Description: This is a predicted structure of a 77-nucleotide RNA (transfer RNA) from Candidatus Coproplasma avicola. The sequence is in RNAcentral, with records from ENA. Rfam family: tRNA. Rfam describes the family as follows. Transfer RNA (tRNA) molecules are approximately 80 nucleotides in length. The family's RNA type in Rfam is transfer RNA. RNAcentral records the identical sequence in 9 taxa. The prediction has a mean pLDDT of 81.

């Protein structure tokens, strides 16, 4: 220098294929059980999807750019 993949809640990850209400685990917070925790049980919050544009009646998805992070090549010796 190239060529590849990854980026979605606090962590872990589905969700892309076929564009059409953005989810499940873990946690976290109330509530219930319990002498009291743990476990379990209902039940809440919490991301606008790396990031700028664009296409579109509607983009996490589809195109063009960037940006961080992996891998494999090149180069040097």
């Nucleotide at each position: 220098u190239g060529a590849g993949g990854u980026g979605u809640a606090g962590c872990g990850c589905a969700g892309u294929u076929u564009g059409g209400u953005a989810g499940c685990g873990c946690g976290u917070c109330u509530g219930g059980u319990u002498a009291g925790g743990g476990a379990c049980c209902a039940g809440a919050a919490g991301g606008u999807c790396g990031u700028g544009g664009g296409u579109u009646c509607a983009a996490g998805u589809c195109c063009c750019g960037u940006c961080a992070c992996c891998u494999c090549a090149a180069c040097c010796a």